RNA sequence: AGGGUUUGAUCAUGGCUCAGGAUGAACGCUAGCGGCACGCUUCAUACAUGCAAGUCGAGGGGCAGCAUAAAGUACUUGUACUUUGAUGGCGACCGGCGAACGGGUGCGUAACGCGUAUGCAACUUACCUUUUACUAGAGAAUAGCCAAGAGAAAUUUUGAUUAAUGCUCUAUACUCUUUUUAACUCACAUGAGUUUUUAAGAAAAGCUCCGGCGGUAAAAGAUGGGCAUGCGUCCUAUUAGCUUGUUGGUGGGGUAAAGGCCUACCAAGGCGACGAUCCAUAGCUGGUCUGAGAGGAUGAUCAGCCACACUGGGACUGAGACACGGCCCAGACUCCUACGGGAGGCAGCAGUAGGGAAUAUUGGACAAUGGGGGCAACCCUGAUCCAGCCAUGCCGCGUGUGUGAAGAAGGCCUUAGGGUUGUAAAGCACUUUCAGUAGGGAGGAAGGCCAUAAGGUUAAUAACCUUAUGGAUUGACGUUACCUACAGAAGCAGCACCGGCUAACUCCGUGCCAGCAGCCGCGGUAAUACGGAGGGUGCAAGCGUUAAUCGGAAUUACUGGGCGUAAAGCGCGCGUAGGCGGUUUGUUAAGUGAGAUGUGAAAGCCCAGGGCUCAACCUUGGAACUGCAUCUCAUACUGGCAGGCUAGAGUACGGUAGAGGGGGGUAGAAUUCCAUGUGUAGCGGUGAAAUGCGUAGAGAUGUGGAGGAAUACCAGUGGCGAAGGCGGCCCCCUGGAUCGAUACUGACGCUAAGGUGCGAAAGCGUGGGGAGCAAACAGGAUUAGAUACCCUGGUAGUCCACGCUGUAAACGAUGUCAACUAGCCGUUGGGGGGGUAAUCCCUUUAGUGGCGUAGCUAACGCGAUAAGUUGACCGCCUGGGGAGUACGGUCGCAAGAUUAAAACUCAAAUGAAUUGACGGGGGCCCGCACAAGCGGUGGAGCAUGUGGUUUAAUUCGACGCAACGCGAAGAACCUUACCUGGUCUUGACAUCCUACGAACUUUCCAGAAAUGGAUUGGUGCCUUCGGGAGCGUAGUGACAGGUGCUGCAUGGCUGUCGUCAGCUCGUGUCGUGAGAUGUUGGGUUAAGUCCCGUAACGAGCGCAACCCUUGUCCCUAUUUGCCAUCAUUUAGUUGGGCACUCUAGGGAGACUGCCGGUGACAAACCGGAGGAAGGUGGGGACGACGUCAAGUCAUCAUGGCCCUUACGACCAGGGCUACACACGUGCUACAAUGGAGCGUACAAAGGGUUGCGAUCUCGCGAGAGUCAGCUAAUCCCGUAAAACGUUUCGUAGUCCGGAUCGCAGUCUGCAACUCGACUGCGUGAAGUCGGAAUCGCUAGUAAUCGUAGAUCAGAAUGCUACGGUGAAUACGUUCCCGGGCCUUGUACACACCGCCCGUCACACCAUGGGAGUGGGUUGCAAAAGAAGUGGGUAGCAUAACCUUUUGGAGUGCGCUCACCACUUUGUGAUUCAUGACUGGGGUGAAGUCGUAACAAGGUAACCGUA
Repeated sequence: AGGGUUUGAUCAUGGCUCAGGAUGAACGCUAGCGGCACGCUUCAUACAUGCAAGUCGAGGGGCAGCAUAAAGUACUUGUACUUUGAUGGCGACCGGCGAACGGGUGCGUAACGCGUAUGCAACUUACCUUUUACUAGAGAAUAGCCAAGAGAAAUUUUGAUUAAUGCUCUAUACUCUUUUUAACUCACAUGAGUUUUUAAGAAAAGCUCCGGCGGUAAAAGAUGGGCAUGCGUCCUAUUAGCUUGUUGGUGGGGUAAAGGCCUACCAAGGCGACGAUCCAUAGCUGGUCUGAGAGGAUGAUCAGCCACACUGGGACUGAGACACGGCCCAGACUCCUACGGGAGGCAGCAGUAGGGAAUAUUGGACAAUGGGGGCAACCCUGAUCCAGCCAUGCCGCGUGUGUGAAGAAGGCCUUAGGGUUGUAAAGCACUUUCAGUAGGGAGGAAGGCCAUAAGGUUAAUAACCUUAUGGAUUGACGUUACCUACAGAAGCAGCACCGGCUAACUCCGUGCCAGCAGCCGCGGUAAUACGGAGGGUGCAAGCGUUAAUCGGAAUUACUGGGCGUAAAGCGCGCGUAGGCGGUUUGUUAAGUGAGAUGUGAAAGCCCAGGGCUCAACCUUGGAACUGCAUCUCAUACUGGCAGGCUAGAGUACGGUAGAGGGGGGUAGAAUUCCAUGUGUAGCGGUGAAAUGCGUAGAGAUGUGGAGGAAUACCAGUGGCGAAGGCGGCCCCCUGGAUCGAUACUGACGCUAAGGUGCGAAAGCGUGGGGAGCAAACAGGAUUAGAUACCCUGGUAGUCCACGCUGUAAACGAUGUCAACUAGCCGUUGGGGGGGUAAUCCCUUUAGUGGCGUAGCUAACGCGAUAAGUUGACCGCCUGGGGAGUACGGUCGCAAGAUUAAAACUCAAAUGAAUUGACGGGGGCCCGCACAAGCGGUGGAGCAUGUGGUUUAAUUCGACGCAACGCGAAGAACCUUACCUGGUCUUGACAUCCUACGAACUUUCCAGAAAUGGAUUGGUGCCUUCGGGAGCGUAGUGACAGGUGCUGCAUGGCUGUCGUCAGCUCGUGUCGUGAGAUGUUGGGUUAAGUCCCGUAACGAGCGCAACCCUUGUCCCUAUUUGCCAUCAUUUAGUUGGGCACUCUAGGGAGACUGCCGGUGACAAACCGGAGGAAGGUGGGGACGACGUCAAGUCAUCAUGGCCCUUACGACCAGGGCUACACACGUGCUACAAUGGAGCGUACAAAGGGUUGCGAUCUCGCGAGAGUCAGCUAAUCCCGUAAAACGUUUCGUAGUCCGGAUCGCAGUCUGCAACUCGACUGCGUGAAGUCGGAAUCGCUAGUAAUCGUAGAUCAGAAUGCUACGGUGAAUACGUUCCCGGGCCUUGUACACACCGCCCGUCACACCAUGGGAGUGGGUUGCAAAAGAAGUGGGUAGCAUAACCUUUUGGAGUGCGCUCACCACUUUGUGAUUCAUGACUGGGGUGAAGUCGUAACAAGGUAACCGUA
């Protein structure tokens, strides 16, 4: 410090998520030791049991129990009993002090509760310290004890008697309190202090070891407390008004004390947008965690404060409480009970139950520290100190060290060689921390007691105090820490992870299953992501997970963000509060700055030392605590006050432009309607139609009239207005702007939360108006449907007046104001200057536009009219959806507007730009793409392939173009992969091993054959004599075998776009980047072909050329070819020749080379000449980067999986040839351009020895017999056919057509039944040119005619090749299809076969409404009234004092009044839960219906409204 994740890729925006730290944690797996810490975060739930507050006999009466002593009695002579408070002491009781501390918890509390700083001139403080004074006299009770009684108990009644440091009275008291008087000092809102004076009132306690310890009053100190104040301290405005003791005053009361704290009266105030009141949540702080900091989160342990003590209320006592281990009352709960009545309060320490993911022992000791009481010894102390439990955390240590390669064994992997585990182990040599056993052994102890001595004090050598010395003592922890010895490597390693982020990789299993997952995402048969294993990485007595928190997150932005398009500028003005504010002088010193003082507890953090072996931890000192308060100083800036100025702002005067606003009037054109004339059959409308109008006279046309609405041309990125918006002309009223020159005011300004006004269209209310247009509605079309688009009609509405609504994509998607910052070109209004015959030119100001520099921006873009650089103020934003929705409030007549969430859900949503792809976008161009033509297919019959069906099987593959006469260049058996049946199991085939045998061969039997059985002949070749090679048989196991699966694991091969002209790279440049440029542009071409231009310059793969063939000529060669000349012949037959043809080798030729024109002086195009051929001459081979997971595992090869007496192998028969039907590709036809008969002519290219087969003979023929020739320019296949000539047929189902069927044959073959081809005779079907639709072809082409070949025993209408005859048409590129380039839009990128919306149906989830129902809290109005306090008091009772002895004062009880807790009623508010039914929302697998959006998305989309 950043990383992952939106996209094909990019930049940005933006969320989600990860790495770090930390925890009072919990859970899972694991676990050796020690030190230091921590340990109910949940039910402030309920609690059994024990303990947690007592002490003082030096306050008192006393003496139950214990002990001692004395005396007595009994005697068992050292025991028992009795007596004596005599002694040590002491239960209970009276009294004093303490119990208000210490310990626990965090319910409540949003508060002067806490923090901090002040104040009290408005207070108190037991014990302690200091000072002063005093401690006199008297009295009455009462507990205990005793006696009697009630009760189960708790407890309690009566009587008698008694004490005190208990209680009461009197005295005294300058100083105390109250009061009266006078003076001084101080302070300044009140008053305070000192002195003087008057009157009244108020104290005390004794004990003693005689030393002291106490008591009372007063003053002061210290400590603790009380009260008040400034500032700070959480959420919501969907809580906006709250308050009647409320705010203040006066009198009174009350308190330790100020105060509405309480009360009577008076006044009507007080708080609140700087957030009152209500609701929700919460103890606050020092600190803790995190963070660079600012902040954020938190408030366990330790420390300070507060609050509470079963719940609610109350007071008493006391210095202090409204009291955790006190009291009274009410309530709930629990317990005891003899049913009459009683008892209790662990949020003390342990512990129990419950709750919970979860938190310990019913331990030891007062040794230390501290507290209470006491003169003290001492007692008490679950405070505390220790121990126990727990890896809960932090820190430290150990589980060995060195050496050791045969790189052992085993495991795992493997390319089978090896690698790895791994110096790891074993082995050898050492060490002994820790744990274990044994022994030794600090410190925590200071004090207190006893004795002695000195000093102080004193009259004193008593005593007491202090100090010193000596003595005996005080340790829970504790088997302490620590040290030593002993033995032996001995007793001691796990957890998580290994796809990326993120360090670490392989095998097996599984097969979208099981599972993983923090995010992205893995898993559908080769998973580094699941599970296991080996290996590795990280941390380590721990490691992971989960939870919550800070960080990263600049993702709430003070430090430190934004708002044109990503979320975000209010629709626009005016203006209140608030915020901000020109220039200058003086003053002040609030802000601001500096210094000082006080405080900011300790602990903690930080720094420097010190102590535990180190560390954690502990300890000492420092710094810090950024704060608050006070004092002093400074005065630049801001503020306050006072006074000036004119540059901001405004006023006056004079001009100017304008659809600025309101009202009134008026004009012409047009539409419609009415009347009427002319006139006749249509009009109207559309893509095409129809509805509609019209013979009752439309439409057209002429004239007249009515009525409403809107204002052509001018008209313009022209004008005006704040925005919405404003358009004929004239008049009236009226707002603003601007220009000019002077004068005046003197900061009067800017912005603007609330507030208030204006505010398109639609809509609403009332009343008018209504020509045209036109939601709804009706009809006609379109359509699968068409509640739409189109058409014909048509009502609200549109118009006017008045009122409401208050919203729009109300947009420049850009708040208002001010200042500053290059230029250039327009345009509107005003002013100045110059100049002309005229147009005009320069300049200034206010608007309004286009480009553009700097700068800014994610980019697009903005750019003086900023989105630049600054200042002021306001508004708004914080992931997408849910949702601008629900609920609540406000407004509205309603529609609705405004304010405005949450649950839940996703990991994205979004902006700009890029490259593609696509478009029922555009431009340019090409192609038998269309058009122009010729001939077909689609109809018939047949052939062939496919689908489907059938079947035991009809083997398999190929499926738009680019499957379907395709693999198959040829299924009767074989092929053959399929089916049925019969057989084999190391196998039909390969290699290795062992044994035997030559190999091989003849014949017979069974069987469908495979196979099985029998049988004959045969002993080979090489040799170093051991054997070897080859072949066969048998056996064993390794293995063979598989046309079994996966073409979506693959290689290779192929198809296709497409023979389309494209596809890329290097360097440079541009861009943040993806990328762009080059490759675009202007021409041109068949072509990214070439030229020119150009931030590009070059290059590669493609194009073209090079190759083959064909067209002309030449050279060479001349047999098997040829024959002009010479002979010869039936015949190039022979001689001869090689001229010609042909053959097959080598050359030439064509290059826009030449001429003219066009073009840009280019490339190139057009025309021409010459030439066999002319612009690539014709044809072929040749197929860029890539696309289609295209095709093929059945050509072959191959990974993985599967079968192994079978999914392998052999054999026979069957099937692949089936047949209602559908489709593709062909053949033959339908006839006269023809059929048939006869005659006659002319090819090319092939093939041939398991072959082609002449001639001859036979057969009507297919063919048969025979044999010549030929290994081929020699022989054969082999007559080419259309054509030509002639005859016939005469338009008919025919002399067309030949299917089908019957009979008879031929050939091939082991075999033609299923299932071959051909021949002859007979038979003679459909069919008379083919619907929608659709195919091929641009010249030697289409069409037509025959020939040959491959495969092949046989079996072509298919395929491949060959020649013969031989056309028509192309104006042209509008349209259909495909393609190329440029451009444009895009929400597509699996790329339009894309994306995507809504209803409905189903399942689940959360949520709103809902007749209501059940709880909680609370307001108001009442009722009620325990205990208690205060007031009153007729009754009763009554020791102290007074008394006239009767009583009184006073007190208590009772009664009563006031206040008041629980509780009750009524009525509201609010909140939670629940509710038949219901609303929308979200999420789900491949459901239904349509196709709304994205392209001009096929009617441009969107906003508001009905």
The prediction has a mean pLDDT of 85. A computed fold for a 1506-nucleotide RNA from an uncultured bacterium, annotated as small-subunit ribosomal RNA. It matches the Rfam family "Bacterial small subunit ribosomal RNA". Rfam links the family to the GO terms ribosome and structural constituent of ribosome. The RNAcentral record of the sequence draws on ENA and Greengenes.